[in-house]
A computed fold for a 349-nucleotide part of an RNA from an uncultured prokaryote, annotated as small-subunit ribosomal RNA, central domain. The coordinates come from a structure-prediction model, not an experiment, and the mean pLDDT is 89.
Context: one part of a larger RNA
RNA sequence: CUGGGCGUAAAGCGCGCGUAGGCGGUUAUCUAAGCUAGAUGUGAAAGUCCAGGGUUUAACCUUGGAAUUGCAUUUAGAACUGGGUAACUAGAGUACAGGAGAGGGUGGUGGAAUUUCCAGUGUAGCGGUGAAAUGCGUAGAGAUUGGAAGGAACAUCAGUGGCGAAGGCGGCCACCUGGAUUGAUACUGACGCUGAGGUGCGAAAGCGUGGGGAGCAAACAGGAUUAGAUACCCUGGUAGUCCACGCCGUAAACGAUGUCAACUAGCCGUUGGGUUCCUUGAGGACUGAGUGGCGCAGCUAACGCGAUAAGUUGACCGCCUGGGGAGUACGGCCGCAAGGUUAAAACUC
Numbered sequence: 001c002u003g004g005g006c007g008u009a010a011a012g013c014g015c016g017c018g019u020a021g022g023c024g025g026u027u028a029u030c031u032a033a034g035c036u037a038g039a040u041g042u043g044a045a046a047g048u049c050c051a052g053g054g055u056u057u058a059a060c061c062u063u064g065g066a067a068u069u070g071c072a073u074u075u076a077g078a079a080c081u082g083g084g085u086a087a088c089u090a091g092a093g094u095a096c097a098g099g100a101g102a103g104g105g106u107g108g109u110g111g112a113a114u115u116u117c118c119a120g121u122g123u124a125g126c127g128g129u130g131a132a133a134u135g136c137g138u139a140g141a142g143a144u145u146g147g148a149a150g151g152a153a154c155a156u157c158a159g160u161g162g163c164g165a166a167g168g169c170g171g172c173c174a175c176c177u178g179g180a181u182u183g184a185u186a187c188u189g190a191c192g193c194u195g196a197g198g199u200g201c202g203a204a205a206g207c208g209u210g211g212g213g214a215g216c217a218a219a220c221a222g223g224a225u226u227a228g229a230u231a232c233c234c235u236g237g238u239a240g241u242c243c244a245c246g247c248c249g250u251a252a253a254c255g256a257u258g259u260c261a262a263c264u265a266g267c268c269g270u271u272g273g274g275u276u277c278c279u280u281g282a283g284g285a286c287u288g289a290g291u292g293g294c295g296c297a298g299c300u301a302a303c304g305c306g307a308u309a310a311g312u313u314g315a316c317c318g319c320c321u322g323g324g325g326a327g328u329a330c331g332g333c334c335g336c337a338a339g340g341u342u343a344a345a346a347c348u349c
Base pairs, nucleotide, nucleotide: 004320005319006318007303008302012317014201015200016199017198021194022193023192025088026087027086028085029084030083031082033081034080035077036076037075038074039073040072041071042070048066049065050064051063052062053061054060091191092188093187094186095185096183097182098181103177104176105175106174107173108172109171110154115149116148117147118146119145120144121143125136126135162169163168206247207246208245209244210243211242215241216240220236221235222234223233258316259315260314261313262312263311266294267293268292269291270290271289273287274286275285276284277283278281298305299304322349323348324347331342332341333340334339
């Protein structure tokens, strides 16, 4: 090392792309590295095992054989793996034609609402709460009408609806652009799967430079509550939230479920395609791609999962190995910093 596991007990990297590596469809033929069989040499002796002999027995000594599962050389075989050659189309991909979509980026543009300002009408309150007070208001508030400015977000439609690898994505229009899916034909001919390192993307908060700032709102101030109230409630309010560029690289980044492939009862919805049937309807059947609810077998400690598996298998990667100490210290790498990542031990139960 050969073990058992990873939805909730410890354990799936946040998610892609991809290097090395691992693994890899069908047919024919060659090869003979792996593989199989035989032969030869070697595999010291002692020891071990088997059959004998000796010491009155035994331990012990001794003779012969076996074993020494290995290595080298050689001969033969060709099913499987590998390698070479030739071919194939079921995997994968390309072309063509459709329809769907908050997929991404850029630039425009629209209405409702909040706030502020200006003007009119108008008068004593407004606001807020469990109740109040701080606050605003006779220097005319609140209410209401008209106008202007500015920022942010897009009600209804809206849906276990859609799209995206994940993070995530929602007014409307135009441009640029990625992917998936359906259909029928043609083409390429295994071009595939996974993926240590690597590399890219990656909510919110936070950081740097410059803008912007309506509403909301950490910090902060005041008013309440209270024994106290560094809170919950109220009145204000700055970073921030928004934009551009650059960092950060973490989340209960969750389906707490890695990716790919094959197989394994049914039933009911729903999204967008295709085919088909008639009684042409708010219709039925079939099909393949999603997305939900039940459920058989099976699995599971149970809960539950159940063709979107946690069932039955295969390929590859990641990870776990009692609790605390600790996702910490030290060191390395990364970062402007905050910190991130990799990652122990003593000690203790």